Context: one part of a larger RNA
C1' cells in the first nucleotide's frame, strides 16, 4: 500500500460558523490536461521467466527469447473528469403575503410562599424523628391576626407540546435582535456540500474583584444511630446558590448514533400551516408541507433492537478506534490568576 469498522464490544470532535483542501445539477458548443488508443524511442548488464546448450547430474556457466510497469516523442478518439464560453432552474438564496414559538438581550411591572422585624392577642411549650435528643420559649416561643423589609424562585396552565446548533429556554408588559414553517412561483441562476487548522459560543462546580444574601446549604459545629459512624437521620451553619465585568473549557456536553443530498411497505397519535369536501357558520371527514412521537414490511443487526426522525440502500466530505493494565498518565509544548485543560508515550506486566 490494499482491506475492516465507530447505538450498546475500541472508536462521532459538545456545538456552530468558515479559511485550505476534497467533492459537486441539466443541455450545447470548444479543447485535449487527466483518461483510451496506434507507432517510434527508451527500458544497460547481472537478477527472473522459457527455449536450446556446456561441466558424468545438479547447483553453477554460456547463447537465444521474453515478462510486467515505468518514462519520452509523435498521430488519433472526445463518451466521462478537467478546463474555456454561452445557456437553463430543478439544487441554493433573495423579495412578497402569511402562521406559530419559555429562540436571544436588556428595562420594568405583579402575586403566592419562606424568613426577619415591629404592633395586637394569647399561654406553656415548640419543634424534630422510626423513637429521641440536640435545638427554641416565662427576657413569653409555637399556633392565629394586621402591618413592614428583603431575597430568590415563578404554583395552576404544562403536554414522549413548542423554541433554540448546542449548552439550554417556562409569571406579566414593553423594546431591540435572530431563526423556522406554509402558500403563490415573482427574481438570480450552481452561487453548492463538507470542512485540516482556526474562530466564537459552551450545563454544574471552581477562579478574581466588586456587591448580594430570603431559602437552600459542601466545609465546619453539635445531637443521635452504631462495635465504630469522619456517613445515612435531626438541630444550627460558612463558601456557593443570586448580580455585573472577567477568567475558566469540562460532563453519562446521550440518541452513548458526525454533517449533506437521494431513494426504499403501511398504521395510529401530535404541534404549525396550506387545500379540498361538507355547512349559514364552526365541528366532523379527506389530501398535502413541515416538525415531533408510538407501532410495524422489506432490509439490516452478533444479538437487543433500528426501521422515512435508519442501526436500510447509495453518494460526497470530516472527525475517531486497532488487547487489558500501566494511562488519558509521566515528559515537553500550548493555554490558565490557580485548580487544571488540550495534545499525548515507553518501560514493564497479563
Nucleotide at each position: 500500500c490494499u482491506g475492516g469498522g465507530c447505538g450498546u464490544a475500541a472508536a462521532g470532535c459538545g456545538u456552530a460558523c468558515g479559511u485550505a483542501g476534497g467533492c459537486g445539477g441539466c443541455g450545447c458548443c470548444a479543447u485535449a490536461a487527466g483518461u483510451c488508443u496506434g507507432u517510434c524511442g527508451u527500458g544497460a548488464a547481472a537478477u527472473c521467466u522459457c527455449c536450446c546448450g556446456g561441466c558424468u547430474c545438479a547447483a553453477c556457466c554460456g547463447g537465444g527469447a521474453g515478462c510486467g510497469g515505468c518514462c519520452g516523442a509523435u498521430g488519433g478518439a472526445a463518451a466521462c473528469u478537467g478546463u474555456g464560453a454561452c445557456g437553463c432552474u430543478g439544487g441554493a438564496g433573495g423579495g412578497g403575503c402569511g402562521u406559530a414559538g419559555a429562540g436571544g438581550c436588556a428595562a420594568g411591572c405583579g402575586g403566592a410562599a419562606u424568613u426577619c422585624c415591629c404592633g395586637g392577642a394569647g399561654u406553656a411549650g415548640u419543634g424534630g424523628u422510626g423513637g429521641a435528643a440536640u435545638g427554641c420559649g416565662u427576657a413569653g416561643a409555637u399556633a392565629c391576626c394586621g402591618g413592614g423589609a428583603g431575597g430568590a424562585a415563578c404554583a395552576c396552565c404544562a403536554g414522549u407540546g413548542g423554541c433554540g446548533c448546542a449548552a439550554g429556554c417556562g409569571g406579566c408588559u414593553u423594546g431591540c435582535c435572530a431563526g423556522a414553517c406554509g402558500c403563490a412561483u415573482c427574481c438570480u441562476g450552481a452561487c453548492g456540500c463538507u470542512g485540516a487548522g482556526g474562530u466564537a459560543c459552551g450545563a454544574a462546580a471552581g477562579c478574581g474583584u466588586g456587591g448580594g444574601u430570603a431559602g437552600c446549604g459542601a466545609a465546619c459545629c453539635g445531637g443521635a444511630u452504631u462495635a465504630g459512624a469522619u456517613a445515612c437521620c435531626c438541630g444550627g451553619g460558612u463558601a456557593g446558590u443570586c448580580c455585573a465585568c472577567g477568567c475558566c473549557g469540562u460532563a453519562a456536553a446521550c440518541g452513548a448514533u458526525g454533517g449533506a443530498u437521494g431513494c426504499u411497505a403501511g398504521u395510529c397519535g401530535u404541534g404549525g400551516g396550506g387545500g379540498g369536501u361538507a355547512u349559514c357558520g364552526a365541528c366532523c371527514c379527506c389530501c398535502u408541507c413541515u416538525g415531533u412521537g408510538a407501532c410495524g414490511c422489506a432490509g439490516c443487526u452478533a444479538a437487543c433492537g433500528c426501521a422515512a426522525u435508519a442501526a436500510g440502500c447509495a453518494u460526497c466530505c470530516c472527525g475517531c478506534c486497532u488487547g487489558g493494565g500501566g494511562a488519558g498518565u509521566a515528559c515537553g509544548g500550548c493555554c490558565g490568576c490557580a485548580a487544571g485543560g488540550c495534545u499525548a508515550a515507553a518501560a514493564c506486566u497479563c
Overview
Predicted 3D model of a 350-nucleotide part of an RNA (small-subunit ribosomal RNA, central domain) from a Dehalococcoidia bacterium. Rfam family: Bacterial small subunit ribosomal RNA. It was read from a public genome assembly.